A computed fold for a 98-nucleotide RNA, annotated as Glycine riboswitch aptamer. Rfam family: Glycine riboswitch aptamer. Rfam's curators write: This family represents the bacterial glycine riboswitch. The coordinates come from a structure-prediction model, not an experiment, and the mean pLDDT is 76.
Parts: sequence; structure tokens; C1' cells
RNA sequence: UUGACGGUCAGGGGAGAGAGCGGAACGCUCACGGGCGGUUCCGCCGCCGAAGGUGCAAGCCCGCACAAGCUCUCAGGCAAAAGGACCCGGACCCGACG
Repeated sequence: UUGACGGUCAGGGGAGAGAGCGGAACGCUCACGGGCGGUUCCGCCGCCGAAGGUGCAAGCCCGCACAAGCUCUCAGGCAAAAGGACCCGGACCCGACG
């Protein structure tokens, strides 16, 4: 000098599945019978898989190791928004082997 891997920052792309039902509270409204709500809490059923988390293979020194976009669905989610594994290129940092 070159610059792998890794890191930071901002940008672009980025799937699936009920704006489910019931009750209470609260709010709004009313012709006082009631009606409405994208708010809060509780309960019930259905569903998704791509934050996070669980489990599993190969391997080998046979009890170590234990991956995924597979699996489970605890958490999370099921209009839009937000979030989003992962992908793309950009700037900067780091600086292995040679």
C1' cells in the first nucleotide's frame, strides 16, 4: 500500500394471519326506549410465523456439540401506521491472511 471478516450511521426493498365475539368501566349522543366509540380492563374462540425465545440434524473423541427461511407458538402479531428476519448499495471505523 492492498483490504477479508466485523462494527457504526443514515437510505431503499421487505411476507403472513379476525378493524373477531362477549362483559364491565369511561366518553359522546338521545325522542330517555336506546344508539355510537380507532379509549381502558377482563373473558372466549379462530389464526400467523420474519423481532426475541424453544426444540431438532450432520459431525465427532459418544456425551460433547447442538444450524436454518425447518419446528413450537412462550413472548409478539392478525385494516392503516408502527414493527419486521433478511436483502441491496453508500459513507465512516477497524484492520486478519498474504